[in-house]
RNA sequence: GUGGCUAUGGUGUAAUGGCAGCACGAGAGUUUGUGGAACUCUUAGAGGCGGUUCAAGUCCGCUUAGCCACC
Numbered sequence: 001g002u003g004g005c006u007a008u009g010g011u012g013u014a015a016u017g018g019c020a021g022c023a024c025g026a027g028a029g030u031u032u033g034u035g036g037a038a039c040u041c042u043u044a045g046a047g048g049c050g051g052u053u054c055a056a057g058u059c060c061g062c063u064u065a066g067c068c069a070c071c
Stems, first nucleotide, its partner, number of pairs: 001070007010024004018054001025043006047063005
């Protein structure tokens, strides 16, 4: 340099172009002699820019970071 793959809460992981879910974690509460467990509520997310579309996590282009192959 060329080609390919990946990027979603603090962590892991889903979603056929139509409300972004689940689990763990964290905070508060109930319960308990204490702790744990259990239950309830809350917390918090699309790498960046642009395009297509009534509507984009999803499709297209460029770009960033990581990984793989070739050179």
About this RNA:
A computed fold for a 71-nucleotide RNA from a Patescibacteria group bacterium, annotated as transfer RNA. Model confidence (mean pLDDT): 82 of 100. The source organism's lineage runs through Bacteria and Bacteria candidate phyla. The RNAcentral record of the sequence draws on ENA. It matches the Rfam family "tRNA". It is annotated as a transfer RNA. Rfam's curators write: Transfer RNA (tRNA) molecules are approximately 80 nucleotides in length.